A computed fold for a 76-nucleotide RNA from a Candidatus Geothermarchaeales archaeon, annotated as transfer RNA. Lineage of the source: Archaea > Thermoproteati > Candidatus Geothermarchaeota > Candidatus Geothermarchaeales. The coordinates come from a structure-prediction model, not an experiment, and the mean pLDDT is 80.
RNA sequence: GCCUCGGUAGCUCAACGGCUAGAGCACCUGUCUCGUAAACAGGAGGUUGCGGGUUCGAGUCCCGCCCGAGGCUCCA
Numbered sequence: 001g002c003c004u005c006g007g008u009a010g011c012u013c014a015a016c017g018g019c020u021a022g023a024g025c026a027c028c029u030g031u032c033u034c035g036u037a038a039a040c041a042g043g044a045g046g047u048u049g050c051g052g053g054u055u056c057g058a059g060u061c062c063c064g065c066c067c068g069a070g071g072c073u074c075c076a
Base pairs, nucleotide, nucleotide: 001072002071003070004069005068006067007066010025011024012023013022018056027043028042029041030040031039049065050064051063052062053061
C1' cells in the first nucleotide's frame, strides 16, 4: 500500500430502507428477608465511529476519513 470483516446503551449483541432503534447481563427503585443474595415488579440509560450523498424516508444503500481484527504484497 491492497483485500475482507467489524464499530449500535456500561458490557455482549439484535434490528426487509418504513410505527417511538430493541434484548440479555450490569445499574437504580420497590416488594420479599433479622440482614444479604436469589426471585418478582417497575425504572433510567442511545450524537447507531466522524463528515457528506441518494431517497418521501437511512442503523441499513453509495463516497471519503478515523479506529479495531484477520489476510496478502513490496522495501529495508
It matches the Rfam family "tRNA". From the family's description: Transfer RNA (tRNA) molecules are approximately 80 nucleotides in length. It is annotated as a transfer RNA.